This is a predicted structure of a 1370-nucleotide RNA (small-subunit ribosomal RNA) from an uncultured Cytophagaceae bacterium. Its mean pLDDT, the model's own confidence on a scale to 100, is 84. The sequence is in RNAcentral, with records from ENA.
């Protein structure tokens, strides 16, 4: 000294929370010792029992006992002193109660001290006691005897009291001194003869009483209180002043500087905390007060309205013979009760102190000690040194090993505080008393003896032996300290934020660690942090907060000069501010806590003296603040009349005919009884177009046709007058939009309520047709608004630029005063922004704020006719609520742009049948995954068995598979039997290669690694989809910003493109774009076999052969295209041009290639992999079944519905590819699928191998010569095997379907459409799928308003899981 927490992030405001200290504490766990402290905070609740105040025989009588007869001891009673102290408690009290400073000229005081004086002489009683009586008791009555230091007269007597006079002094009453007179009151004895007492007066000391200034909690939702009240006179009363009391008189007294009322509370020294100022507290100790069962009252006394006295009343408890009595722990112990909670019915008067006494002494629960309690503070200890096999065990891990616990232990050496035993052993004690001496007294000195509760305690010594002694909390951040297991939004944790939903450093346990330590944590409370009530030291445009505006009272505050005063202020001196405590120093207990002594401090109050700048008071002046005057000017300022035109509505008349009106579209409504429209004329009420503005006026609200009257103000100029008259302003008063209220008018238009029509799921709304209050006028209320510049008033100061309104001046450039706008310097601000019209820098005054909600609510009060207004809480609840700005995302916001996105076209899907996938259903199983776009002919590029993961049944147990090691060659293999098979039995059998080492194969053994398509794609890697081939995404340095962040990347152009150019606080760079790569389009070169054939030759006429490289082609290398050239536009980039050239032109076409990231997107079932789970099974083998089910729904396709067609016959032209378990020419058979032969080819050689097209013919619009589903029959092929469940062929059968609702998909050129071909997988195939290939080959795009998606800029946002958001009401 700060930290956590609002946000995606930021700055600010602001609350909540934490770290510190403290405690009369309590609770949980734990506990070795000592010292010093502390210990009913609650029930001022009730109390059993004991003790806490007695003493004096040297005051008195009496009695008892003892006696050495000298006397001594004990005591009930009378008497004296004490019991008003000490001790307890905090009920009451907001008060002169307390604190502080003063006063008493208004007072008292026993015991003690000093001084002066005195003590003469009498009297009458009464307890005790005796006798008698009453009562249960407590107690009491009668009669009689008696004493005193008990009581009562008398005498004496003043420095007492009263009155008068004089002097001095003071403070108003007065005080002191001197003097005179008058009045009144005294006494007590005892004795050891030393003394102790007694009376009066004065003084001292100490104590008490009274009065006063100042200070002393909360509530104004308590604003008025007061009759002894305030004062006076007189009397009474008191120790004393006083309405203290009474009578009379007067009508005062207190209060916004808070009276009165209500609530709470003993006050202070001090304690805790804090840097301090403050805040909180008032236990222990000290001072004061109050109280003593509750309330009241007095008596006694020096002192009490009396804790352990009295009386009365009350409540309660107890005794009782029922008649009556007794009691008061808030003394010390102790009990019950209450409570989270607080001790022994202890010892001693040894010390200190108190009462009494002459003294010895007695009494003393004051006190000193001891006991209990970790309640606190302080101190000590539980060892120390060495010791690595880094032991065992525990825990963790990447686990044949390592790490950690940990030098820790064991073990060896040493020490002995503490402990045990034994022994010694205090200080606190000196008095008093006695004796001796000195002394006039008081007193002093010396000597000897006695006295210790604590306590055989503290302390000291010896011996023994590591021996007797460690816990508690925490370990996600704040906050020092981390792992494993268990649990699975459960159990639980939590001071705040927050943890826990299967990998929890946050729960529980363990190991380890951190902190403190005989304690440690938790809870409560206070201060701190919190500058979060701000005096020190805050704020109010938007975060909470400026009153709606003005006038003005109290109050606060105030210009220049001079003189004076000295209240504030400052200096200096005096008094006081108790002690203890705090602080500093020294000293004493072994240290410390604790204690002793000294100092400082006590910031305050009172008072003397001094200073006079400033403030205040007094006096005299001044003119600049303020006001006045004169002249001029200015405006929708106000009030009240008059007048005006347009429009609207209505009346009357006319023309005129079928609609009008209204809306997004309609309807209600009006209209043939003549509307709407148009013309003429009349009436009514309200508002004033244009001018008009970014203008003006007004304190605010507000003010607009023209004009008259009345009236207020501002500004300028002049510098004539007054001379600080000023500013602000709590209360108060006035004004105060709209709506609303009252009374009376008025009422055209508009128009809450209301009615109807629409809209809608509904529509008590928005829209439409009507329409009442109201809107208007007069008078009276209401008193509120986002009454806003969300910015109180006044004054001063601080750079400028540019408009505009009014005035003055002007050399017409402008200057100046007052307003009103914009932009800005400095400065301010969290920022936005403000910036001479401040939100800057200062001064004065007022108002207001202190987290959000509850709530401007409730209650109370005031105002109002009412409506309502003003004032204005709490319980409870949350950890936020909020301001400004940033980046995104979003918007049925804006701008720009793109995309088969729409539009323009072509063809489809959705309807039919079938194929295929999915959902659903079914099932023993229909294995699993994929699910908007981005799942659904997807994983699967081939489910009859296998595949296969599923089901049923039968079996195996570390082997179904692989590697390494050993052994054997048997059990391998073959045949056969049983069985559905796996498997099991029996029989045969003795393998192959060899470089002779061994290897292959099989089996067995043994060990290491089993196995799992079980779970988690939300633990992961890898791979993939999508946004999107969209043009974006970032970085370094610099600059800007408090910061998040911005700039760059925005802007102007351009592009397919963040492509390029220009500009620019940016300059560069990276990942993306483009290019580099592949195919294709042209050419060249090289090379010619299996390809080609122009020329030449041969020929069976087939490039077949010789031959040729020309061509095609093949496949390698090059060339080519770059807006390079021309032209127009443009600064440039670039764009346009059917331009030139060129095979190709502006990226030529296509492909591969996918930025930062998003969707916890998909995949644990391709593979890999953490964790979890199964282990005679969730592993493995096996037969059969299933994945092919079928009321239904959806997606993707195929085939069609026909004539641009079907069928038959003839005929032409590809490319990519494939082929030896293969493709197969050709021949033969079969209608055919195919079969039997046969040949070529491991391929530019042989082969698979085209269809649409073209030619001819036929069909003629029909469910057909369209369409082919379905089904029957017969076959072919593959394969152990086509039943569930294959494809194909032939024949027969010939279903739906005649172009498809809402809706929806693809495609911009060699594309769509259409036609066939090939390949992968594959024994075969459910392929109509997928991936490729070529053939034929279109239409359309005006354009970017709209739908969808995207990019950039900008804007709003209360969203950030980001609009599938947030959030409101019921």
């Nucleotide at each position: 000294a700060g930290a956590g927490u609002u946000u995606g992030a930021u700055c600010c405001u602001g609350g909540c929370u934490c770290a510190g200290g403290a405690u009369g504490a309590a609770c949980g766990c734990u506990a070795g010792c000592g010292g010093c402290a502390g210990g009913c905070c609650u029930a001022a609740c009730a109390c059993a029992u004991g003790c806490a105040a007695g003493u004096c025989g040297a005051a008195c009588g009496a009695g008892a006992c003892c006696u050495u007869c000298g006397g001594g001891u004990c005591u009930a009673g009378u008497g004296g002193c004490g019991c008003a102290c000490g001790g307890g408690u905090g009920c009451g009290u907001a008060a002169c109660g307390c604190g502080u400073a003063g006063g008493c000229a208004a007072u008292c005081u026993a015991c003690c001290c000093g001084a002066u004086a005195c003590a003469g002489g009498g009297g009458a009683a009464u307890a005790a006691c005796a006798c008698g009586g009453g009562g249960a008791a407590a107690c009491u009555c009668g009669u009689g005897c008696u004493a005193a230091u008990a009581c009562c007269g008398c005498g004496u007597a003043a420095u007492a009291a009263a009155u008068g006079a004089g002097a001095a002094g003071g403070c108003a009453u007065c005080u002191u001194c001197u003097u005179a007179u008058u009045u009144u009151a005294a006494a007590a004895g005892c004795u050891u003869c030393g003394g102790c007492g007694g009376u009066a007066u004065c003084g001292g000391a100490a104590g008490a009483g009274c009065c006063u200034g100042c200070g002393u909690c909360c509530u104004a939702u308590u604003a008025g209180c007061u009759a002894g009240u305030u004062g006076g006179u007189a009397a009474g009363g008191u120790a004393a002043c006083a309405g203290c009391u009474u009578a009379c008189c007067a009508a005062g007294g207190c209060g916004a500087c808070g009276a009165u009322a209500g609530g709470u509370a003993g006050g202070g020294g001090a304690a805790c905390u804090g840097a301090g100022a403050g805040g909180u507290u008032g236990a222990u100790c000290c001072c004061c007060c109050a109280c003593a069962c509750u309330g009241g009252u007095a008596c006694u006394g020096a002192g009490a309205u009396a804790c352990g006295g009295a009386c009365c009343a009350g409540a309660c408890u107890c005794c009782u013979a029922c008649g009556g009595g007794a009691g008061g722990c808030a003394g010390c112990a102790g009990u019950g009760a209450g409570g989270a909670a607080u001790a022994u019915u202890g010892g001693u008067c040894a010390a200190u102190g108190g009462a009494c006494g002459g003294a010895a002494g007695u009494c003393u629960g004051a006190a000193c000690c001891a006991g209990c309690c970790a309640u606190g503070c302080c101190g000590c200890g539980u060892g120390u040194c060495g010791g690595a096999a880094g032991a065992c065990g525990g825990c963790c891990c990447u686990c044949u090993g390592g790490g950690u616990u940990g030098u820790a232990a064991a073990c060896g050496g040493c020490u002995u505080u503490u402990c045990u035993u034994u022994g010694g052993g205090a200080a606190g004690a000196a008095c008093a008393c006695g004796c001796u001496c000195u002394u006039g007294c008081g007193a002093g000195a010396g000597c000897a003896a006695c006295u210790g509760a604590c306590g055989g305690u503290a302390c000291c010594a010896a011996a023994g032996g590591a021996a007797u002694a460690a816990g508690c909390a925490c370990c996600g951040g704040c906050u020092a300290a981390c792992u494993a297991c268990g649990u699975g939004c459960c159990a639980g944790c939590a001071g705040c934020c927050g943890c826990g939903g299967u990998a929890a450093u946050a729960c529980g346990u363990a190991g380890g660690g951190u902190g403190c330590a005989a304690g440690c944590g938790u809870u409560g409370u206070c201060c701190g942090g919190a500058u979060u009530u701000a005096u020190u030291g805050g704020g109010u445009u938007u975060a909470a907060a400026g009153g709606g505006u003005g006038c003005g009272u109290a109050g606060g505050u105030g210009g220049c000069u001079a003189u004076u005063u000295a209240a504030g202020u400052c200096g200096u001196g005096g008094g006081u501010g108790a002690a203890a405590g705090c602080c500093c120093g020294u000293c004493g207990c072994u240290u410390a806590a604790c204690g002793a002594c000294g100092g400082a401090a006590u910031u305050g109050c009172c008072u003397g003296c001094g200073a006079u700048a400033c403030u205040g008071g007094a006096u005299a002046g001044c003119u600049u603040g303020a006001g006045u005057a004169u002249c001029g000017u200015u405006a929708a300022g106000g009030u009240u009349g008059g007048c005006g035109g347009a429009a609207u509505g209505g009346g009357a008349g006319g023309u005129g005919u079928a609609g009008c009106g209204g809306u997004g579209a309609a309807a209600u409504g009006c209209a043939u009884a003549g509307a709407u429209a148009c013309c003429u004329u009349c009436c009514a009420g309200a508002a004033c177009a244009c001018c008009g503005a970014u203008u003006g006026c007004g304190u605010a609200g507000g003010c607009a046709g023209c004009u008259g009257a009345c009236u207020a103000g501002g500004c300028g100029a002049u510098a004539a007058c007054u001379g600080a008259c000023g500013c602000u302003g709590a209360g108060g008063c006035a004004c105060g939009a709209a709506a609303g209220c009252g009374u009376g008018g008025g009422g055209a238009g508009c128009g809450a309520a209301c009615a109807g029509g629409a809209u809608u799921a509904g529509a008590u709304a928005c829209c439409c047709u009507g329409g009442u209050a109201g809107u208007c006028c007069a008078c009276g209320c209401c008193g509120u608004a986002a009454a806003c510049g969300a910015u109180g008033a006044u004054g001063a100061c601080u750079c400028g630029u540019u408009g505009u309104u009014g005035g003055a001046c002007u050399u017409c450039g402008g200057u100046u005063c007052a307003g009103u706008g914009a932009c800005u310097a400095a400065g301010g601000g969290a920022a936005a922004c403000c910036g001479u019209u401040a939100a800057g820098u200062c001064a004065u005054c007022c108002a207001c704020c202190u987290g959000g909600g509850g709530a401007g609510u409730a209650c109370g009060u005031c105002g109002g006719c009412a409506a309502c207004g003003a004032u204005g809480a709490a319980a409870c609840u949350c950890a936020a609520a909020g301001g400004a700005a940033u980046u995104g995302a979003c918007g049925g916001g804006g701008g720009u742009c793109c995309g088969c996105a729409c539009a323009a076209g072509c063809g489809g899907u959705g309807g039919a049948g079938c194929a295929u996938g999915u959902g659903g259903u079914u099932u023993a199983a229909u294995u699993c995954g994929a699910u908007g776009a981005u799942a659904c002919g997807c994983g699967a590029g081939g489910a009859a068995c296998c595949u296969u993961a599923c089901c049923u049944g039968g079996g195996c147990u570390a082997u179904a598979a692989u590697g390494c090691c050993u052994u054997u060659g048997c059990u391998a293999c073959u045949g056969u039997c049983a069985g559905a098979g796996a498997u099991g039995g029996c029989a045969g059998g003795u393998u192959u290669c060899u470089u002779c080492g061994g290897a292959a194969c099989a089996a067995a053994g043994u060990g290491c690694a089993a196995g799992g398509u079980g779970c988690u794609g939300c633990a992961u890697g890898g791979c993939u989809g999508u946004c999107g081939u969209c043009a974006g995404c970032u970085c370094g340095u610099g600059c800007c910003g408090u910061g998040a962040g911005g700039u760059g990347u925005u802007g102007g152009g351009u592009u397919a493109a963040g492509u390029c150019c220009c500009g620019c606080a940016a300059c560069g760079a990276g990942c993306g774009c483009a290019a580099c790569c592949c195919c294709u389009a042209u050419g060249a070169u090289u090379a010619g076999u299996u390809g080609c054939c122009a020329u030449c030759a041969c020929u069976u006429c087939g490039g077949g052969u010789g031959g040729g490289g020309a061509c095609u082609c093949u496949a390698a290398u090059c060339a080519g295209a770059c807006u390079g050239c021309c032209u127009g536009c443009g600064c440039a980039a670039g764009c346009g041009g059917a331009g030139a050239g060129g095979a190709a032109g502006g990226u030529g076409g296509g492909g591969a290639c996918g930025a930062c990231g998003u969707c916890a997107a998909g995949u644990c079932a391709u593979c890999a992999u953490g964790g979890c789970c199964c282990u005679u099974a969730c592993g493995c083998c096996u037969a059969g079944g299933g994945c092919u089910a079928c009321a239904c729904a959806c997606g993707u396709g195929c085939u069609a519905c026909a004539a641009u067609g079907g069928c038959g016959a003839g005929u032409a032209c590809a490319a990519c590819g494939g082929g030896u378990a293969g493709c197969u020419a050709c021949c033969u058979a079969g209608u055919a699928a195919u079969a039997g032969g046969a040949u070529g080819c491991c391929a530019a050689u042989c082969u698979c191998c085209a269809a649409a097209g073209c030619u001819c013919g036929u069909c003629u619009c029909a469910g057909u010569u369209c369409g082919g589903a379905u089904u029957g029959a017969g076959g072919u092929c593959u394969g152990c095997a086509a039943c569930u469940c294959g494809a194909c062929c032939u024949u027969a059968u010939g279903a739906a379907g005649c172009u498809g609702g809402a809706a929806u998909c693809g495609c911009u050129a060699g594309u769509a459409a259409u036609c066939g071909c090939g390949c992968a997988u594959c024994a075969g195939c459910c392929a109509u799928g997928g991936c490729g290939c070529g053939g034929u080959g279109a239409a359309u795009a005006c354009g970017u308003u709209c739908c969808c998606g995207g990019a950039c800029c900008u804007u709003g946002u209360a969203c950030a899981c980001a609009c599938c958001g947030c959030c409101c009401g019921u």